[in-house]
This is a predicted structure of a 166-nucleotide RNA (Lysine riboswitch aptamer) from Candidatus Neoanaerotignum galli.

RNA sequence: AGUAGAGGUGCGAUGUUCAUGAGUCUGGCUGCGGAUGCCGUUUGGGGCAGAUGAGGCGUCAUCAAAGGGGACAUUGCCGAAGGUUUUACGAACCAAACACGCAAAGCCUGGUUGUACUGUGUGAAGAACCUUGCAACUGUCAUCUUUUGUCAGAUGGAGCGCUACU
Numbered sequence: 001a002g003u004a005g006a007g008g009u010g011c012g013a014u015g016u017u018c019a020u021g022a023g024u025c026u027g028g029c030u031g032c033g034g035a036u037g038c039c040g041u042u043u044g045g046g047g048c049a050g051a052u053g054a055g056g057c058g059u060c061a062u063c064a065a066a067g068g069g070g071a072c073a074u075u076g077c078c079g080a081a082g083g084u085u086u087u088a089c090g091a092a093c094c095a096a097a098c099a100c101g102c103a104a105a106g107c108c109u110g111g112u113u114g115u116a117c118u119g120u121g122u123g124a125a126g127a128a129c130c131u132u133g134c135a136a137c138u139g140u141c142a143u144c145u146u147u148u149g150u151c152a153g154a155u156g157g158a159g160c161g162c163u164a165c166u
Base pairs, nucleotide, nucleotide: 001166002165003164004163005162008078010077011076012075013074014073015072016071017070018069028060030058031057032056036049037048038047039046040098041097042096043095044094045093081109082108083107084106085105086104087103089101090100110138111137112136113135114134115133116132119129120128140157141156142155143154144153145152
C1' cells in the first nucleotide's frame, strides 16, 4: 500500500401495513364582532383580498395530509452514519439578515441505552429527532496488576483506529 473482516437492541435506504397526528387543519353554513389579513420570519419595497364585512372568538355538519414512529420484507454497509462551519442553489414577488431543504468541502463524534437542558419539528398539538453534560453497558488498542497461560481487574487513548492475509 492492497484485500478481507469484527463491535451489536450496530448504522442507513426503499416498499407494504398499523397506530398517532385528529374529530385537529383547510374549506362550508351560521352567530358575535368591526379593520385588518396573505405572499417561511423580521425590516424596506411591491402585489393580492377586505364594510357586498378582514383578522379573531363561538356553534353546527363534514373532515384530511405531511413528517416522524411500530411491525414485516427487501437492500446498501461498519465514518456505517450523525452533527457543525463555509460555499452555491431552491422555495406564493424583489433586496438584506435569519430559519428550512438538497449538494460539495473542512472540522468533530468508537457504539448503544437511560436521563437533564437547549434546539428542530408542530398553521395547533403529538410522536420523534439533534447537540452537549452526566450515568451505565459494550467493543478495540496501549500500559500496569494477577496467572504457567487464559480468564479477570485498574488506568488511559481514539475509527486517518483495530484484527487477519499478501
Record summary
Model confidence (mean pLDDT): 81 of 100. The RNAcentral record of the sequence draws on MGnify. Its Rfam family is "Lysine riboswitch aptamer". Rfam links the family to the GO term lysine biosynthetic process.